[in-house]
Molecule: transfer RNA
Organism: Planctomycetota bacterium
RNA sequence: GGGGGCAUAGCUCAGCGGUAGAGCAGCGGUCUUUUAAACCGUUGGUCGAAGGUUCGAUCCCUUCUGCCCCCACCA
Repeated sequence: GGGGGCAUAGCUCAGCGGUAGAGCAGCGGUCUUUUAAACCGUUGGUCGAAGGUUCGAUCCCUUCUGCCCCCACCA
C1' cells in the first nucleotide's frame, strides 16, 4: 500500500429497513435466624463519528476513527 471482519446496556452477545432486546451484573422485594441460592419486579443505550439514500436507518451507500485477520512491499 491492497483486501476483509468487528464496533449495540457495566460485561458477553442477539436483532440486519417499520416501538432497540436477552443472559450475567446493579437496584428493590419475597423466602431465610443471617448470608448464599431460588423466585418476582425494576433501572440502565447519542446502536463508534460525520454525511447520504429513504415516508422511515442499528440495518443500505460514502468517508473517517479504533481493534483484529490475510496479501504485497521495504528493511